[in-house]
Molecule: c-di-AMP riboswitch aptamer (ydaO/yuaA leader)
Organism: soil metagenome
RNA sequence: CGCUGAGUCGCCCGCAAGGGUGAACCGGGGAACCACAGGCAGCACCGGGGUGAAUCCGCGAACCUGCGGUAGGGCACUUCCCAGCCCGAACCCGUCAGCUAACCCGGUAGGCGUCAGGGA
Numbered sequence: 001c002g003c004u005g006a007g008u009c010g011c012c013c014g015c016a017a018g019g020g021u022g023a024a025c026c027g028g029g030g031a032a033c034c035a036c037a038g039g040c041a042g043c044a045c046c047g048g049g050g051u052g053a054a055u056c057c058g059c060g061a062a063c064c065u066g067c068g069g070u071a072g073g074g075c076a077c078u079u080c081c082c083a084g085c086c087c088g089a090a091c092c093c094g095u096c097a098g099c100u101a102a103c104c105c106g107g108u109a110g111g112c113g114u115c116a117g118g119g120a
Base pairs, nucleotide, nucleotide: 001113002112003111004110008023009022010021011020012019013018024108025107026106027105028104029103034098047096048093049092050091051090056069057068058067059066072087073086074085075084079120080119081118082117
């Protein structure tokens, strides 16, 4: 100076660490309407849900966590096209939640990088 991401800015107290508060941004819960629903039969016991781009498929292994692909996502003003490179994770709630106005509750991190391609 930038990238990913909601994860920024201000005010008050404090030596600081930290605490509180407001705005902004983000997420969750939560009516009506709508959606779902009732009956019979069979199978199973492996619930269901949320944040996020991160979902799914094949092969392998059989103390294995790999390989390949893929929905989808990102890459220095913005958009489109072309090219190239990369990600395609992780975590949370706790038997419970469709949508959802009013209303209620929560978060403001973490991890990285470099001269940033071409055309309109």